A computed fold for a 74-nucleotide RNA from Bacteroides sp., annotated as transfer RNA. The coordinates come from a structure-prediction model, not an experiment, and the mean pLDDT is 81. Its Rfam family is "tRNA". It is annotated as a transfer RNA.

RNA sequence: GGGCCCUUAGCUCAGUUGGUUAGAGCAACAGACUCAUAAUCUGUAGGUCGAUGGUUCAAUCCCAUCAGGGCCCA
Numbered sequence: 001g002g003g004c005c006c007u008u009a010g011c012u013c014a015g016u017u018g019g020u021u022a023g024a025g026c027a028a029c030a031g032a033c034u035c036a037u038a039a040u041c042u043g044u045a046g047g048u049c050g051a052u053g054g055u056u057c058a059a060u061c062c063c064a065u066c067a068g069g070g071c072c073c074a
Base pairs, nucleotide, nucleotide: 001073002072003071004070005069006068007067010026011025012024013023019057028044029043030042031041032040050066051065052064053063054062
C1' cells in the first nucleotide's frame, strides 16, 4: 500500500433479505427460602444498536465516509 471481517445492556453474544415490544445468558439490585451465608426460585432496573451524513413514508438492518479492533497478501 491492497483486500476481507467485526462494533447491539457492565461482560459474552443473538437478532432482522427495512415496519407493529430490541432480546438471551452471566453480572447488579430487591424479595422468597435459611439461625445466617452460599446455592436455588421469583421479580426489577439497565441500550442515542461505534460516530456522522445519505436513501426511504419508515433504518439496529440498505449506501458512503470516518473511528476502534482483528485476519490475509505485498